[in-house]
RNA sequence: UAAAGUAGUCGGAUAAUCGCGUUUGAAAGUAAUUUCAAAUGAGGAAAGUCCGUGCAUCCCAGAACAGGCCUCCGGAGAAACUCCGGGCGGUGUGAGCCGGCGGAUAGUGCCACAGAAAUGUAGACUGCCGAUGGAUUUAACAAAAUCACAGGCGAUGGUGCAACGGUGAGUUAAGAGCUUCACCAGCGAAGUCGGAAGGCUUUGGCUAGGUAAACCCAGGUCGGAUGCAAGAUUGAGUUCAAAGGUUAUAAAGGUUGUUCGCCCACUUUGAGAAAAAAUCGCUAGAGCUUGAGAGUAAUCUCAAGACCAGACAGAUGAUUAUCUAAAACAGAACACGGCUUACGGACUGCUUUAUUUU
Numbered sequence: 001u002a003a004a005g006u007a008g009u010c011g012g013a014u015a016a017u018c019g020c021g022u023u024u025g026a027a028a029g030u031a032a033u034u035u036c037a038a039a040u041g042a043g044g045a046a047a048g049u050c051c052g053u054g055c056a057u058c059c060c061a062g063a064a065c066a067g068g069c070c071u072c073c074g075g076a077g078a079a080a081c082u083c084c085g086g087g088c089g090g091u092g093u094g095a096g097c098c099g100g101c102g103g104a105u106a107g108u109g110c111c112a113c114a115g116a117a118a119u120g121u122a123g124a125c126u127g128c129c130g131a132u133g134g135a136u137u138u139a140a141c142a143a144a145a146u147c148a149c150a151g152g153c154g155a156u157g158g159u160g161c162a163a164c165g166g167u168g169a170g171u172u173a174a175g176a177g178c179u180u181c182a183c184c185a186g187c188g189a190a191g192u193c194g195g196a197a198g199g200c201u202u203u204g205g206c207u208a209g210g211u212a213a214a215c216c217c218a219g220g221u222c223g224g225a226u227g228c229a230a231g232a233u234u235g236a237g238u239u240c241a242a243a244g245g246u247u248a249u250a251a252a253g254g255u256u257g258u259u260c261g262c263c264c265a266c267u268u269u270g271a272g273a274a275a276a277a278a279u280c281g282c283u284a285g286a287g288c289u290u291g292a293g294a295g296u297a298a299u300c301u302c303a304a305g306a307c308c309a310g311a312c313a314g315a316u317g318a319u320u321a322u323c324u325a326a327a328a329c330a331g332a333a334c335a336c337g338g339c340u341u342a343c344g345g346a347c348u349g350c351u352u353u354a355u356u357u358u
Stems, first nucleotide, its partner, number of pairs: 001354010012323007020041009043329001047340002050338005055227005067222005072086005087101001088099004102217002107215002109211003125157001127153003132150002134147005165184005170178001185207002187204007231280004239271006253263003288305007
């Protein structure tokens, strides 16, 4: 200098004008409300709603079984498909990154197509052999050759994701982990290091694949459902019932053409449902800022400080000027901790690789 990796910060600023929500104060109004002034007013993800909680209502409430969820080890945390540190595996030249990472030697199931054979000490399609037995010939008590009948063989070719540890030698009739040898992979045992996961060394021929995001086994863990439109309180007007009330502002209206009677106004009490009604829930918090301390870290402890949206047909905006340019993803709705996804651009620390110069 260039290209990467990783951790983090910012997410337009200032001014003017107009406009909106909430709170407080003042004024006007019977009240609803209106006007004025001041303060304050979205995010790093407010998003997806994928996990885990608080809170609220309902159901259940004891025990067992069933069932769900989790799964290397240690720590943190209220908990978590969370975070930190470590181990192992994979990947990258590297800094680093990725991983639902218990058990296939408890048992059961499955392994398409192809292939002779797909789990059972399996499997002769292409093949190899002729040691042993058999047949034939030469031969003649021996021995040799031929056949490939019995048989031996998992080496070779081929199929397949996968063919029963791998590669090379030796051995053999031909062969083979055959246990004879070298190196390597796995498993078991012993020793040793570590708090653990696990590492290292020695050793035993111990070696019959994969799949548990198939059933299952082992260990751990768990009341369920619905979500703030949860839910709590109050409730105008209307309806119904009971009691009062009968000509009141009326020669009113209904019940039968007329009269009487009854109902209808109004008052009180009670009951039920109940307005996109009102108030609460609602934001002082497993929270925020700063500092100190403990710890590798996640995180925890202590001290000081601030109060920082709370709507409900739902505010948080628009225009202009300057800053070179103003542009990304995107808009709270009970709250909190995570994860995931989206995101133009600007900046900082540390680390790696390559090249150049000294």
Predicted 3D model of a 358-nucleotide RNA (Bacterial RNase P class A) from a bacterium. Of the family's consensus pairs, 92% are formed in the model. The prediction has a mean pLDDT of 75. The gene name in the source record is rnpB.